[in-house]
Molecule: Glycine riboswitch aptamer
Organism: Actinomycetota bacterium
Order: sequence, then structure tokens, then C1' cells
RNA sequence: UCGACCCAGAACGGGAGAGACCCGGGGCAACCCGGGCGCCGAAGGAGCAACCGCCCCGGAAACUCUCAGGCACACGGACCGCUCUGGGAAGG
Repeated sequence: UCGACCCAGAACGGGAGAGACCCGGGGCAACCCGGGCGCCGAAGGAGCAACCGCCCCGGAAACUCUCAGGCACACGGACCGCUCUGGGAAGG
């Protein structure tokens, strides 16, 4: 000095599922509050586990549970892609 690749963040793009549910109140409406039943899993959270480790114990999923969140559109959305920023980095 270049740098495959790794970590974190940001911008952009893609991004599923499930009642535009019923009742009461407020409101022009969107929507908000309370109650009720039916559902979804991909914010978050929790649990078990293959596996891994420094093996006392700990880390662990897209599996499981639905506390939370969500169930027209919108918003959100794990995850993926591309670019950028910062850090690390085999090797040249």
C1' cells in the first nucleotide's frame, strides 16, 4: 500500500402470514378507549435443542410459546441484495 472475507451502523430496493370481525362509548371520518370471541409469527421477548466453547457453566435457530406485537391500505417487518461509513482481517 492493495486486500478476499468478518462485525456494527446508515441510505435505497425486495419482503410473508392472519377478522376492513362483533358489542358499547367518543368522533364528520380516519381513528381512540373498554369488553368479546377467532386467528398470525418475520419487531422485541421467552423456552427447548442439533451444534459449539474457555465444558462449574455459557453461547446458540427461520423450531416452539404467543407476554408483547400484528390481522383492508398505510406504517411496521426477521431476512436478502447493492452502495457508503467506521473497525478488524487471511494473504499479496